[in-house]
Molecule: Glycine riboswitch aptamer
Organism: Anaerovibrio lipolyticus
This record gives sequence, structure tokens and C1' cells, in this order.
RNA sequence: GAGGGUACUCUGGAGAAUCCCAUUAAAUUGGGUGCCGAAGGUGCAAGGUUUACAUUUUUGUAAGCUGAAUCUCUCAGGCAAAAAGACAGUGAUGAUGAG
Repeated sequence: GAGGGUACUCUGGAGAAUCCCAUUAAAUUGGGUGCCGAAGGUGCAAGGUUUACAUUUUUGUAAGCUGAAUCUCUCAGGCAAAAAGACAGUGAUGAUGAG
């Protein structure tokens, strides 16, 4: 002592039953049915790589490991508002920190 990234601040931010029964002053709690995907989490393609066998065209076959997402599953979460919210943008600062 930067840039970038991370944490933080502020702003924007979708989808799907204010469903039914009981209970509670209400939020809730218990049960039932139907849905959503953008907290978090699960799964894997090409490729890469290791081993074994075959081949001798530096390749092929098989088994492992690794391997992304806004895809996928719907565990969790959610289905009026509020809260939350992937992601995007703004801001100064702290730590890290090349030089």
C1' cells in the first nucleotide's frame, strides 16, 4: 500500500392454496390434501486423471477418482401481507493483499 474477491450497508428481486378440520385472543400448534423453487442441501455431462487388459495406429475396452449450473430432486424451506430470498447494482470501511 492497490485492483479483484470476501464479510458488511443500502436498493431492486420471482414462483406456488389468506385451502379443509380441530385448537389458540392472535401468531401458533396438531392432522389432511394440493402446489412452488431463487436460503441451504442432493444428484451428474463433456473433459481430465489412475489402474488393469489388449493393441503398437500413442489408440481402444473396463473399473475407480475428479467434475458445473438459474439443470435436477423437493430433504429442508416456502404458497395474502410481513419476514426470508438466488442473483444484480451502490457505498465506504475492516482484514487479506500484488507491487